[in-house]
RNA sequence: CUGGGCGUGGCGCAGUUGGUAGCGCGCAGCGUUUGGGACGCUGAGGUCGCCCGUUCAAAUCGGGUCGCCCAGA
Repeated sequence: CUGGGCGUGGCGCAGUUGGUAGCGCGCAGCGUUUGGGACGCUGAGGUCGCCCGUUCAAAUCGGGUCGCCCAGA
């Protein structure tokens, strides 16, 4: 330098025929327990790396850009 992949709550991931984001773990409160753990219930937490565009509407399409990984030169 070229090509490809990835970038979503604290962590690991799903969601890609566009319709305003979900799961597990973790965290907080409550219940249960002598207490803890486990279990059950409830809840907080992200607007999807960033910018621009298309659209009534974009995590999802297009362009640019940044970071990481892989391959090639």
This is a predicted structure of a 73-nucleotide RNA (transfer RNA) from a Candidatus Saccharimonadota bacterium. Taxonomically the source falls in Candidatus Saccharimonadota (Bacteria, Bacteria candidate phyla). The sequence was found in a public genome assembly. The coordinates come from a structure-prediction model, not an experiment, and the mean pLDDT is 81. It matches the Rfam family "tRNA". Rfam classes the family as a transfer RNA.